This is a predicted structure of a 1244-nucleotide part of an RNA (large-subunit ribosomal RNA, half B) from a bacterium. Its mean pLDDT, the model's own confidence on a scale to 100, is 82.

[in-house]
Context: one part of a larger RNA
RNA sequence: ACCUCGUUAAGGAACUCGGCAAAAAAGUGAUCGUAACUUCGGAAGAUGGUCUUCCUAUAUUUAACUAUAUAGGAUGCAACAAACGACCUCUGGCGACUGUUUAUCUAAAACACAGGUCCCUGCUCAACUUGUAAAAGGAGGUAUAGGGACUGAGACCUGACCAGUGCCGGAACGUUAAGCUCGCCGGUUUCUUUUCUCGCAAGAGAGAAUUAGCUGAGUGUGUGAAGCUUCCGGUGAACGUCCGCGGUAACUAUAACCGUGUUAAAGUAGCGUAAUCCCUUGUCGGGUAAGUUCCGACCCGCAUGAAAGGUUCAACGACUGGAGGACUGUCUCAACGAGGAGCCCGGUGAAAAUACAGUGAGGGUGAAGAUGCCUUCUACCUGCGGCUAGACGAAAAGACCCCGGGAGCUUUACUGUAGCUUGAUAUUGGAUUUUGGUUUUGGAUGCGUAGCGUAGAAGGUAGACUUUGAAGUCUGACUCUCGGGUCAGAUGGAGUCGUCAAUGAAACACCUUCCUUUCAAGGGCAUAAUUCUAAUCUGUCAUUUAUGAUGGAAACAGUGUCUGGUGGGCAGUUUAAGUGGGGCACUUGCCUCCUAAAAAGUAGCGGAGGCGCUUAAAGGUCGGCUAAGUACGGAUGGAAAUCGUACGUAUUGGGCAAAGCCAUAUGCCGGCUUUACAGUGAACGAGAUAUCGUGAACUGUUGGGAAACCAGAACUUAGUGAACCGACGGUGGGUUGUAGGACCGCCGGAGAUCAUCAGCUAAAAGUUACCCCGGGGAUAACAGGCUAGUCGGGCCCGCAAGUCCAUAUUAACGGCCCGGUUCGGCACCUCGAUGUCGGCUCAUCACAUCCUGGAGGCGGAGAAGCUUCCAAGGGUCGGUCUGUUCGCCCGUUAAAGUGGUUCGUGAGCUGGGUUCAGAGCGUCGUAAGACAGCUCGGUCUCUAUCUACCGCAGGCGUCGAGUCUUGAAGGGAGUUGGUCUUAGUACGAGAGGACCAGACUGAACUAACCUCUGGUGUGCCAGUUGUUCCGCCAGGAGCAUUGCUGGGUAGCUACGUUAGGAUGCGAUAAGUGCUGAAAGCAUAUAAGCACGAAGCCAACCCUAAGAUAAGGACUCAUAGAUUCCUCAAAGAUGAUGAGGUAGCCCGUAAGGGCAAAUCUUGCCUCGUAAGAAGUAAGAUUCAUAGGCUGUAGGUGUAAGUGGGGUAACCCAUUAAGCCAAGCAGUACUAAUAAGUCAUAACUU
Repeated sequence: ACCUCGUUAAGGAACUCGGCAAAAAAGUGAUCGUAACUUCGGAAGAUGGUCUUCCUAUAUUUAACUAUAUAGGAUGCAACAAACGACCUCUGGCGACUGUUUAUCUAAAACACAGGUCCCUGCUCAACUUGUAAAAGGAGGUAUAGGGACUGAGACCUGACCAGUGCCGGAACGUUAAGCUCGCCGGUUUCUUUUCUCGCAAGAGAGAAUUAGCUGAGUGUGUGAAGCUUCCGGUGAACGUCCGCGGUAACUAUAACCGUGUUAAAGUAGCGUAAUCCCUUGUCGGGUAAGUUCCGACCCGCAUGAAAGGUUCAACGACUGGAGGACUGUCUCAACGAGGAGCCCGGUGAAAAUACAGUGAGGGUGAAGAUGCCUUCUACCUGCGGCUAGACGAAAAGACCCCGGGAGCUUUACUGUAGCUUGAUAUUGGAUUUUGGUUUUGGAUGCGUAGCGUAGAAGGUAGACUUUGAAGUCUGACUCUCGGGUCAGAUGGAGUCGUCAAUGAAACACCUUCCUUUCAAGGGCAUAAUUCUAAUCUGUCAUUUAUGAUGGAAACAGUGUCUGGUGGGCAGUUUAAGUGGGGCACUUGCCUCCUAAAAAGUAGCGGAGGCGCUUAAAGGUCGGCUAAGUACGGAUGGAAAUCGUACGUAUUGGGCAAAGCCAUAUGCCGGCUUUACAGUGAACGAGAUAUCGUGAACUGUUGGGAAACCAGAACUUAGUGAACCGACGGUGGGUUGUAGGACCGCCGGAGAUCAUCAGCUAAAAGUUACCCCGGGGAUAACAGGCUAGUCGGGCCCGCAAGUCCAUAUUAACGGCCCGGUUCGGCACCUCGAUGUCGGCUCAUCACAUCCUGGAGGCGGAGAAGCUUCCAAGGGUCGGUCUGUUCGCCCGUUAAAGUGGUUCGUGAGCUGGGUUCAGAGCGUCGUAAGACAGCUCGGUCUCUAUCUACCGCAGGCGUCGAGUCUUGAAGGGAGUUGGUCUUAGUACGAGAGGACCAGACUGAACUAACCUCUGGUGUGCCAGUUGUUCCGCCAGGAGCAUUGCUGGGUAGCUACGUUAGGAUGCGAUAAGUGCUGAAAGCAUAUAAGCACGAAGCCAACCCUAAGAUAAGGACUCAUAGAUUCCUCAAAGAUGAUGAGGUAGCCCGUAAGGGCAAAUCUUGCCUCGUAAGAAGUAAGAUUCAUAGGCUGUAGGUGUAAGUGGGGUAACCCAUUAAGCCAAGCAGUACUAAUAAGUCAUAACUU
């Protein structure tokens, strides 16, 4: 020093992010009394005031001197006397409330909540949930019920928009699966027929049509639901969304107003610098001495706003802001005390860590911050107690960042899938009706013109029908554009039609077979409804439980298979690279130029541009021609149209960018044409390869040209895409027993913004702060390093300002340096960890100096200042606000310096900010989520091995020991104000007002001390509450923080007291001089001499001979030291300091006497000697602690007894009793007993 406690003068939040912590304080005693506000319940114990013990009496009461009240009395500093327990007020935000939550960093504003709203659900399986199912929950509940979503008491309210998305409803033009249906096509088998070729023929070959089958992974028609699309509506307490621009009023400003554009609609009420506002510490007001916070207003709302609810609100809150009272060691500013731990001794005895260690400082170097390298300095050897600056200390293969891999989550990423839903079909039956195909039977129907006329087609035929009722007439039905036709009934009562003739393409009666349209009936199929019961499902009851009885539903449902839709509910994955970190942005292939350093080639997120085509001529060839521009001349006519002359090497032109190239033209014009050919290709060039490019020559063919010749596209260099895949055309190959067929191969061209362009898959986006793993200092954030654009400072030049005047002062445009504090650049150490802002504590250095000191200049009268030079000795404030550094403000000051030190300092503290997990607001995003935006909350480990530092010892050395010193060297200290005198003087018109010199007194700082003033004082004294015990009373003891309370000795202490900074000396800085040349002058300098600062050296104080250079003086050398013991003012332990002893008698005392022991000296006896005994003289012989006595001082009148009082209690004895550490005296007790070392060396 630490932990847990006790007390504290004066002040009282000045502390701090913040009254954190502590202190204080009668909730559940009595009594008086109690505000705003309010949901009338509360708020409330509001706040605040008074009382509280003991005794006696009385009244009431009780089982009870149990409780209450009243009156009187008693004591103390204090009566809830100890313990337990416990502040208050004002005003915001959020959440209504009581509750719940991240066991183990977040208790909250988050969750829940009652209340509100919307959606779903009618129950023979509710909706919904779990499950493969059986089944279960919902619920033995039934819309006043259950499920889901949002909001979140109450009060006042809840605006506009249905365009997008979603959901709901309706309609139908479209589209659409399986299945069914009917065709077609292909292949093949088969029946029949036939064509062509060859052949004399037989026959062979090739093909076509057709019948009946089989077959296809082929194709189409019809039918075919939901869904989608379209259309029409609805829906916001569904997901959501709620604008611009310009102008305008008689000061200005503003804009009720006007215009215009867009929209689905153009944010209403309310609130508003807010948990939301960037700018921002907005502006104004309040509060404070001072207010980035707070409260009230304002409103240009970056980016408020109405159930992701808006506004308000009493009560409530371990929530979160602001203010006040009370109170205090939070602080100014610390002190003392108690216990524990520490330290020493005895016992026991871990862990982390550990390359090796013989582990210093400065400067330098170095993978860029060295105990270990270089160099200089310092340093005898070894421990103990402390401290924490370093060992880029320990711990954890960095959580940030990047790279690689994973995982969680999201969605209109991709691909699937459970579930849901649609239709078909099976399980699956009967009947009726509707509708629609189909088929059978019967009937009807058929109108061009001509013709008696309504002629379906073809054929046969000359007769057919008729009392079994012909013609005609009437009625009805059907058909029908008309006209007519057909049928039925009634009437009627005997004929009608054909052949023939005419007309016509065709001739009618009658019969047969058919066609078109249509009617009726039947069969079969489908459709939609209804119905039945026997499959199937199911209720109830019974029982002998493989069932029976009786009901319900019913061919539906359910289930299987196939099928369309929906489907982040679930799953698997994808989501590029480059990159002066990553992200954002940009780029990715090809062509041209520069960079590119005169071969070629050559990088960069270096500088500039183009391409992703085109052309039947813009190709080939033969022949011909020469441009732009300028000057002059010339009608309309202009700068520029066309015409003429001259000059005119290319400035023109070349399809398109640039470069190269081009007049013999590669440019321009014309003729004829298709070489914009087939098959090849020596030899070269570029490239890692793939591949790309040039190309003579040969063969064939063609074009142009009289010919030689030229031509295998284009003046050249861009105009692009490998494999796979399927399709198309060709085909001589292959496989399948043969044939057919099919498939494969081969040849050819086509299909890629495969543009991430050497191309990953047919097919692909996000998020992670809930994160994880592997790596990286190959790569960012901090710090260091390098650099110095930026930054800071200085110098040169001197425009301009300064009345005049560059340089008193200020200084532009420029130039040259320095520094390494800013912002940067680079990415060099560190990612198997170098902890990050600010504060606190403790500092240390630089000087570009804030003050104080010394100087020069001034646009210096004095005073006060400005500027420059020297100077680093010392000093350099307290607060409000904010996390702040900074800054603003208040009040002071001589001054309130600037910087470095890992933006000094977290193995020293804090943890307010930043930067994990929770939560909210605004904004962004469909969402998961995100934000150098805001807001509330949120685990800071380490016993010190080495170095360093502060102290303390041991060893050895220093010529044996002791005492006293010298001082090489080192350290400390070093500040400054005010007042007065000189002197109201110098100066000045005045106002004002000095230098120099002297005296006094302060502030802050420092040291020592305890007389005083105080604090503390846990073994002092007293008072006192509760309780236990000493048998009871009395008196005491223990416990309750030392129980609490009032005082307090010693010691220790500050707030107390005393002292300090001085003076003078030496050498200097800037500066000022004397003399004085070089340089006849001048000159402070060159020789010489002299001044000159708080600064430097000494002086003052302290340490100091390990000053290994170990010093000096004195004393001793039969000197001493030490273990051990008693102690201390000394102290962690060592160490240091003080000490470690006979008694008796007389006397009041001073003192005297006797006697013992030890020592010294002399004498004597004995002994060989060492030595022993005796005798004489002299000298010496414990207050260190305890005890006791006394006393200083503290407390404050003990006990006992006596007296008074009913009692509590009071009075006397009594300034009593008691008393720690203080001061004296006193040998009663304890310093016992027993050892060890040394006593030398040298010289003579």